[in-house]
Context: one part of a larger RNA
Molecule: large-subunit ribosomal RNA, domain II
Organism: Candidatus Aenigmatarchaeota archaeon
RNA sequence: GGUUAACCCUUCUUUGUAAGGGGAAGCCGUAGCGAAAGCGAGUGCGAAAGUGCGUCCAGUCAGCGGCCCAUUACCCGAAGCCUAACGAUCUAGCCCGGAACAGGUUGAAGUGUAGCGAAAGCUGCAUGGAGGACCGAACCAGUGCUGGGGUGCUACCCGCUUGGAUGAUUCGGGGCUAGGGGUGAAAUGCCAAUCGUGUUGGGCAAUAGCUGGUUCCCCCCGAAAUGAGCCGCAGUUCAGCCUCAUUUCUUAAGUUCGAUGUGUAUAGCUACUGAUCGGAUGGUAGGGGGAGAAAUCCUUCGCCACCCGGUCAAACUCGAAAGCGUCGAUCGGUACGAAAUGGGAGUGGGGUUUGCCGGGGAAAGCUCGGUGACCUAAGGGGAAACAACCCUAACUAGCAUUAAGGUCCCUAAAUGACGACUAAGUGCAAGUAACAUGUAUCCUUCCUAAAACAGAGGGUAGGUAGGCUUAGAAGCAGCCACCCUUUAAAGAGUGCGUAAUAGCUCACCUUCCUAGGACUGAUGCAUUGAAAAUGGACGGGGUUAAGUAGUCUACCGAUAUGUUAGCCUGUUAAGUUAUCUUAACAGGGGUAGGGGGGCGUCUUGCAGGGGCAGAAGCGUUUCUUUGAGGAAGCGUGGACCCUGCUUGAACGAGAAUCUUACC
Numbered sequence: 001g002g003u004u005a006a007c008c009c010u011u012c013u014u015u016g017u018a019a020g021g022g023g024a025a026g027c028c029g030u031a032g033c034g035a036a037a038g039c040g041a042g043u044g045c046g047a048a049a050g051u052g053c054g055u056c057c058a059g060u061c062a063g064c065g066g067c068c069c070a071u072u073a074c075c076c077g078a079a080g081c082c083u084a085a086c087g088a089u090c091u092a093g094c095c096c097g098g099a100a101c102a103g104g105u106u107g108a109a110g111u112g113u114a115g116c117g118a119a120a121g122c123u124g125c126a127u128g129g130a131g132g133a134c135c136g137a138a139c140c141a142g143u144g145c146u147g148g149g150g151u152g153c154u155a156c157c158c159g160c161u162u163g164g165a166u167g168a169u170u171c172g173g174g175g176c177u178a179g180g181g182g183u184g185a186a187a188u189g190c191c192a193a194u195c196g197u198g199u200u201g202g203g204c205a206a207u208a209g210c211u212g213g214u215u216c217c218c219c220c221c222g223a224a225a226u227g228a229g230c231c232g233c234a235g236u237u238c239a240g241c242c243u244c245a246u247u248u249c250u251u252a253a254g255u256u257c258g259a260u261g262u263g264u265a266u267a268g269c270u271a272c273u274g275a276u277c278g279g280a281u282g283g284u285a286g287g288g289g290g291a292g293a294a295a296u297c298c299u300u301c302g303c304c305a306c307c308c309g310g311u312c313a314a315a316c317u318c319g320a321a322a323g324c325g326u327c328g329a330u331c332g333g334u335a336c337g338a339a340a341u342g343g344g345a346g347u348g349g350g351g352u353u354u355g356c357c358g359g360g361g362a363a364a365g366c367u368c369g370g371u372g373a374c375c376u377a378a379g380g381g382g383a384a385a386c387a388a389c390c391c392u393a394a395c396u397a398g399c400a401u402u403a404a405g406g407u408c409c410c411u412a413a414a415u416g417a418c419g420a421c422u423a424a425g426u427g428c429a430a431g432u433a434a435c436a437u438g439u440a441u442c443c444u445u446c447c448u449a450a451a452a453c454a455g456a457g458g459g460u461a462g463g464u465a466g467g468c469u470u471a472g473a474a475g476c477a478g479c480c481a482c483c484c485u486u487u488a489a490a491g492a493g494u495g496c497g498u499a500a501u502a503g504c505u506c507a508c509c510u511u512c513c514u515a516g517g518a519c520u521g522a523u524g525c526a527u528u529g530a531a532a533a534u535g536g537a538c539g540g541g542g543u544u545a546a547g548u549a550g551u552c553u554a555c556c557g558a559u560a561u562g563u564u565a566g567c568c569u570g571u572u573a574a575g576u577u578a579u580c581u582u583a584a585c586a587g588g589g590g591u592a593g594g595g596g597g598g599c600g601u602c603u604u605g606c607a608g609g610g611g612c613a614g615a616a617g618c619g620u621u622u623c624u625u626u627g628a629g630g631a632a633g634c635g636u637g638g639a640c641c642c643u644g645c646u647u648g649a650a651c652g653a654g655a656a657u658c659u660u661a662c663c
Stems, first nucleotide, its partner, number of pairs: 001028003007022005012016001032039002042053004074213002077210001081203006092177005098171003101167001103135003106131001110127007139164003144160002147158002179195001181191003216598006226239005240347002242344008250335001254331001256329007267317002273313007281305004286301006350375004355371006379392004395566007405556003408541003414553001416552003420548002427543002436527001438525005445518003455512005461485003466480003491506001495504002567588009599652001601649002605645006617636008
């Protein structure tokens, strides 16, 4: 400085959640500082210097709107917890007084009699009729078929089979025990199709960080799935990121250049640390071996050092990019941008990637990180189909030109041009090796008209069966040596062969023939290697190019680009004050979400209209707005309705295993 609350008084065609007046208790504000006592334009700390916070001023009440808290609190949804009553006509146990159990079998004790015995007693034959005894109906039960049935005959049934069947048996009637209680030959079984605590009502619209649902339109902007705390991990709080308002500031993002910082990629290591292969040299209190009587010496291995050559490192670096950060300049272009304060959020499960960089893992459509892009929240064209791969950012309607990708048919566009390769349907589809091999191109070396390579004809000898070894060893089991002669040429022998010989053949020579040939290496395209589960895929047809690699031209191809017309938004400017017009420029994908403006329904008041010559509603047709929507005609219907401004609202459905009714 503002303002009342309960309550009181008055008013009334309206008796009220009404209007007017009173009522400063209280609340907010007027002073802060300190943990506080307390002091106070100061105060706390400090011995002080000093320093933290504060100090020359606007609030309060009301209306409307957004949001927050407490209440059922946007709507529907638990299982549960507590409490008061009602239940033992089902079922469990007990009490009272009752009822029922065909037939057959077995044959306990006792008794009689006969025999034996000194006796106790024993034995035989009869009689007798015991038993939680046996078989088996009624009755009770419910074993197996894991049979039938399984919207059943039935919310536990039917069939065959099976257990008990004088007993701890079965059953009718009357009673008793009650919910943390009963009863229980005990299974947490049963207590009315309900039992790890019955049922009904109430507390109660319990609570639910969880699931589902949440209703008209247009315009502008537009996220996050990250960090930190939390009995936190399906949540939430703060920060980050979005939006709106106000104020202030400012040439923003980006390009290029320069300066500066860095220690990753690569690389390197006699530039350090550490590791490592081979060799040489030197050293050595070590092991093994040898020599010596010993001292000691030699040798080998090990270790150390150094040298030569070679090789490595996330926690090595003498060097060292790119990239990135900061600063300056340059170009660039204007409300984009930044900050502060305040209102409103959502998000805090992310995903993909053969874009790049990593950790884990055998790998994964795996997992954990970093950094971009994209999907999420993004449509169109291409990749057969295909969220995130390629091209491209969709205001509306046309026309034109291109992008990626394509141009034999399906299918828009060249069965285009040039010169090659492939023969495998390879291929037109993403992918793997040695080896062997086809074809094309290139390089090195060598042979070759004094005749190569291949083929065919002929020759392929003598010393000698070399020596040794051996039963034998004659070119050819093995060992040693591998000479000489005649020759156009011919190994003391390439392979086969023989018991050993023999025989065949090769090297080598010659003749015929005739022009290129041989061994490596490199490259392109092909072949084999090459295996997955229903039959089968180049998208298909098909294709010798319509395959592969290269060069060239034309064409097709999108919501891209250009252009024509129109709508909306923002800024600036002008006109002139109207939420208006014009011009220029820019913009118009969008989930969660923020902001703005509208449509429709019911309703208050005022004003103006329509209607039995036909209102509302309903049906149908036509016209119209960017849209929610708005009109008109006709029919039906048979009494109310509309428009403008204005008031208020519990006002808009397609979904919720939604509710009710009907089919």